The RNA shown here (Lysine riboswitch aptamer) has 182 nucleotides and comes from Lentilactobacillus sunkii DSM 19904. Model confidence (mean pLDDT): 80 of 100. The sequence was found by an Rfam model in a public genome assembly. Lineage of the source: Bacteria > Bacillati > Bacilli > Lentilactobacillus > Lentilactobacillus sunkii. It matches the Rfam family "Lysine riboswitch aptamer". Gene Ontology term of the family: lysine biosynthetic process.
RNA sequence: UAAAUCAUUAGAGGUUGCAACCAACAUCAGUAAUUAGUGGAGUCCCUACCUGGACUUUGAAGCUAAUGAAAGGGGCGGUUGCCGAAGCACCAUGUGAGGUAGCACUUGGCGCGCUGGGACUUGGCUUAAUAGGCUUUGGACUGUCGCGGCGGAUAAGUCGGCUGCGGGGCGCUAACGACAAA
Numbered sequence: 001u002a003a004a005u006c007a008u009u010a011g012a013g014g015u016u017g018c019a020a021c022c023a024a025c026a027u028c029a030g031u032a033a034u035u036a037g038u039g040g041a042g043u044c045c046c047u048a049c050c051u052g053g054a055c056u057u058u059g060a061a062g063c064u065a066a067u068g069a070a071a072g073g074g075g076c077g078g079u080u081g082c083c084g085a086a087g088c089a090c091c092a093u094g095u096g097a098g099g100u101a102g103c104a105c106u107u108g109g110c111g112c113g114c115u116g117g118g119a120c121u122u123g124g125c126u127u128a129a130u131a132g133g134c135u136u137u138g139g140a141c142u143g144u145c146g147c148g149g150c151g152g153a154u155a156a157g158u159c160g161g162c163u164g165c166g167g168g169g170c171g172c173u174a175a176c177g178a179c180a181a182a
Stems, first nucleotide, its partner, number of pairs: 005178002008175004014083001017082006025074001033067006042055004046102006086115003090109003094105003116142002120138001123135004144167007152159002
């Protein structure tokens, strides 16, 4: 003097980057519920079966009329924390009366399985849902790095511009350090 590797710290991406929370709004829904009428034996506790419980002839369901919600889910705005942000998958856990099988949701774990990012698009799943989410198909866009082409700046090293192909966030950029003394 310092390639490669590794650690730490900081940073970038953006047609809505990500999440949580808060407010109003739409949806849920003219539904549930309540009351009145009618009706005349069932109804409810997520679904099916078994069991258990509650309500019910002092009138169940259904129907008609009047009044008429809420939670979960959503987009938008704001605030906060962030840039594997986070999401899914997986494992565990609890709740929905008990059991079996499902389903939905809660909480925790998860560098180990997947995803660079958002939008559009195709199919599927979820959902009350034509919202949204997840997954998938396709071609673009965008960011970054690598390889190549073109031309530019520079004494040179090199730098940035346009463009083609390719990679994956276990990535990329910067600083400091370790290896590291010989």